[in-house]
């Protein structure tokens, strides 16, 4: 330089869940806690999937729609720490 692994150590993220006299219509973020997990559990909604449907249509209290959300659901695409090869 390249990129293939994750035995041990260092650091690092942090589900569910509980607080919020925090945003937001919701979904959902965010801040504390907690910690099942992850070697990309960084970053981006690009293609597939999921969530909500304010606002809009249609209808008549329901149906559909994203210019809202999720990267810890699958590809993808970009970046990268330790060790060890």
């Nucleotide at each position: 330089u390249u990129g293939u692994a994750g035995a041990a150590a260092a650091g690092g993220c942090a589900u569910a869940c509980c607080u919020g006299a925090c945003u937001g219509a919701a979904a959902a973020g965010c801040a504390g806690g907690g910690g099942c997990g992850c070697a990309a559990a960084g970053u981006c909604a690009c293609a597939g999937g999921u969530c909500u449907a304010a606002g809009g249509u249609g209808a008549u209290u329901c149906a559909c729609u994203a210019c809202g959300a999720c990267a810890g659901c699958u590809g993808g695409a970009c970046u990268g720490c330790c060790u060890a090869g």
This is a predicted structure of an 85-nucleotide RNA (c-di-GMP-I riboswitch aptamer) from Alicyclobacillus hesperidum. Model confidence (mean pLDDT): 81 of 100.